Predicted 3D model of a 513-nucleotide part of an RNA (small-subunit ribosomal RNA, 5' domain) from an uncultured Gammaproteobacteria bacterium. RNAcentral holds the full RNA, with entries from ENA and SILVA. Its mean pLDDT, the model's own confidence on a scale to 100, is 88. It matches the Rfam family "Bacterial small subunit ribosomal RNA". The family is grouped with related families in Rfam's "SSU clan".

[in-house]
Context: one part of a larger RNA
RNA sequence: GAUUGAACGCUGGCGGCAGGCCUAAUACAUGCAAGUCGAGCGCGAAAACCUUCGGGUGAGUAGAGCGGCGGACGGGUGAGUAACGCGUGGGAAUCUACCUAGUAGUGGGGGACAACUUAUGGAAACGUAAGCUAAUACCGCAUACACCCUACGGGGAAAAGGGGGCUUCGGCUCUCGCUAUUAGAUGAGCCCGCGUUAGAUUAGCUAGUUGGUGGGGUAAAGGCCUACCAAGGCGACGAUCUAUAGCUGGUCUUAGAGGAUGAUCAGCCACACUGGAACUGAGACACGGUCCAGACUCCUACGGGAGGCAGCAGUAGGGAAUAUUGGACAAUGGGCGAAAGCCUGAUCCAGCCAUGCCGCGUGUGUGAAGAAGGCUCUAGGGUUGUAAAGCACUUUCAGUAGGGAGGAAAAGCUAGUAGUUAAUACCUGCUAGCCCUGACGUUACCUACAGAAGAAGCACCGGCAAACUCCGUGCCAGCAGCCGCGGUAAUACGGAGGGUGCGAGCGUUAAUC
Numbered sequence: 001g002a003u004u005g006a007a008c009g010c011u012g013g014c015g016g017c018a019g020g021c022c023u024a025a026u027a028c029a030u031g032c033a034a035g036u037c038g039a040g041c042g043c044g045a046a047a048a049c050c051u052u053c054g055g056g057u058g059a060g061u062a063g064a065g066c067g068g069c070g071g072a073c074g075g076g077u078g079a080g081u082a083a084c085g086c087g088u089g090g091g092a093a094u095c096u097a098c099c100u101a102g103u104a105g106u107g108g109g110g111g112a113c114a115a116c117u118u119a120u121g122g123a124a125a126c127g128u129a130a131g132c133u134a135a136u137a138c139c140g141c142a143u144a145c146a147c148c149c150u151a152c153g154g155g156g157a158a159a160a161g162g163g164g165g166c167u168u169c170g171g172c173u174c175u176c177g178c179u180a181u182u183a184g185a186u187g188a189g190c191c192c193g194c195g196u197u198a199g200a201u202u203a204g205c206u207a208g209u210u211g212g213u214g215g216g217g218u219a220a221a222g223g224c225c226u227a228c229c230a231a232g233g234c235g236a237c238g239a240u241c242u243a244u245a246g247c248u249g250g251u252c253u254u255a256g257a258g259g260a261u262g263a264u265c266a267g268c269c270a271c272a273c274u275g276g277a278a279c280u281g282a283g284a285c286a287c288g289g290u291c292c293a294g295a296c297u298c299c300u301a302c303g304g305g306a307g308g309c310a311g312c313a314g315u316a317g318g319g320a321a322u323a324u325u326g327g328a329c330a331a332u333g334g335g336c337g338a339a340a341g342c343c344u345g346a347u348c349c350a351g352c353c354a355u356g357c358c359g360c361g362u363g364u365g366u367g368a369a370g371a372a373g374g375c376u377c378u379a380g381g382g383u384u385g386u387a388a389a390g391c392a393c394u395u396u397c398a399g400u401a402g403g404g405a406g407g408a409a410a411a412g413c414u415a416g417u418a419g420u421u422a423a424u425a426c427c428u429g430c431u432a433g434c435c436c437u438g439a440c441g442u443u444a445c446c447u448a449c450a451g452a453a454g455a456a457g458c459a460c461c462g463g464c465a466a467a468c469u470c471c472g473u474g475c476c477a478g479c480a481g482c483c484g485c486g487g488u489a490a491u492a493c494g495g496a497g498g499g500u501g502c503g504a505g506c507g508u509u510a511a512u513c
Base pairs, nucleotide, nucleotide: 001513002512003511004510006509007508008507009506010505013360014359015358016357017356018355019353020352021318026316027315028314030313031312032311035069036068037067040066041065043063048057049056050055076271077270078269085196086195087194088193089192090191091190094188095187099184100183101182102181103180104179105178106177107141109139110138116131117130118129119128120127121126147156148155149154161176162175163174164173165172166171197243198242199241204234205233206232209231210230211229212228213227214226215225216224246268247267248266249265250261251260252259253258273294274293275292276291277290296307297306298305299304324350326349327348328347332346333344334343335342336341363393364392365391366390373384374383375382376381397454399449400448401447402446403445407440412434413433414432415431416430417429418428419427457502458501459500460499461498462483463482464481468497469496470495471494472493478485479484
């Protein structure tokens, strides 16, 4: 000099864009953060209103249940990890829901379990027994282009329906699904070369250890596991042990090389009170799922139960130190749904903070009687200083009032047209018209109004290093980054006047180059 997720002191007008628990991966009150589908299925209220007192409407609504898809994404944190964890470049023995393209199917049966009803246990959480019932839930049978196994003879394995239109009720057709399988795309698992902190005051380490064979296991190679056999494997090119640490793109600095660092943003990894385990599933050994153990907190009728903010806010604690228990799904994106739509503390916005960067303002011109006052003086003067006052102007920003984009394209309705079809129907694509959808928001921006009106500080002035005098103090009080000042004329302490530097900031401290 540059820089910072900074803090502290003094001061503080406005706006734009960013950033905001670096410490206790400490404990958490409260609310919200993952639901959705009635176009898979069977059930099915009440309040209220009307009533001829039978009932009707509410309403096949709300609602719970079975079932499907999603809760493995998105969001948080950096405890662990010195490792194929990450970075980079390769590899073969694999899986992949939804999506895209292709091929072939979607026939005919069966038995349950919730919900519900009845009975009953419990303080509660939650159950138990009997009975009834549906399905795109579950299970056989049939069929098999392609698929799997094979000793090449053969053997094995599937499905589900829903919605719309027409109908002479036979069916035809469209669409969303379902099954098997082949490819693709996407995502994921696995292996290897090289690189990846410090310590030798850590020199030896290793028994599933290193390799082989048989078997098991996995989606998949493999001591991944197991039985037997062999005795190997690693190491001064630093094994093992110890300490520290998430890694990277990047960031800071620098002419560069290098050094330091890994906040925000992006990629990967790991974790979810601590430890362990599996279930379901295409995918988890699963933050807001399950089970077991532990610590802690809460409820209890003492028999037993409930919980997990390293999601967004917020609280206590710790700390030098870090924000609102806000608005909206309008946009972008995600989940579900045919869609309308619902959900979304992702996200978009707003609030707080000079935390940073950038921009603007706090007036402009004129004005010598060089006013008054202050300071100083050799008492003449000098300086503050064109500074002020005065005169003439302007009105950015802030204020008040009015106007006012863009972020909005879709979706929906109507018409036309093309595809499909037996069809001018339904559905889908395209075109045109109509109709609406904004949290921000009193938006950005524009216009008008009034009046210089509302807006300057901080540090320093001995040398380094730009900027000097007076008074007070008297090795005291104090200053100080280094050299050093202060013991009676201190440009170095404290105050004042003046000056220098930067400026809504300026200094100090900490840290890096």